[in-house]
RNA sequence: AACAGGCAUACCCGAUGAAAGCCGGGGACGCAAAGCUAUGGGUCUAAGGCCACCAAAGAUGGUUAUGAUCGCCAAGCUACCGAA
Numbered sequence: 001a002a003c004a005g006g007c008a009u010a011c012c013c014g015a016u017g018a019a020a021g022c023c024g025g026g027g028a029c030g031c032a033a034a035g036c037u038a039u040g041g042g043u044c045u046a047a048g049g050c051c052a053c054c055a056a057a058g059a060u061g062g063u064u065a066u067g068a069u070c071g072c073c074a075a076g077c078u079a080c081c082g083a084a
Base pairs, nucleotide, nucleotide: 006031007030011026012025013024014023016021029071035077036076037075039074040073041072042069043068044067048064049063050062051061052060
């Protein structure tokens, strides 16, 4: 290369969450690991905490994962087919 297949971007609907996002259905941009694991980075969110402002409160702003992302990179583990 081929054969058999697999996953499912954006977007839409439903549900859930403070949000990021996850889940179910539809749908395919792409993916040889776009299978699994948050282990190291990166990135996203900021409920709660802290700080600022305020007479006080509320609002607002800043900061912070314990939240999230494996279809951001790396790492670990696993895996179909076979010119090999």

This is a predicted structure of an 84-nucleotide RNA (c-di-GMP-I riboswitch aptamer) from a marine sediment metagenome.
The prediction has a mean pLDDT of 90.
The sequence is in RNAcentral, with records from MGnify.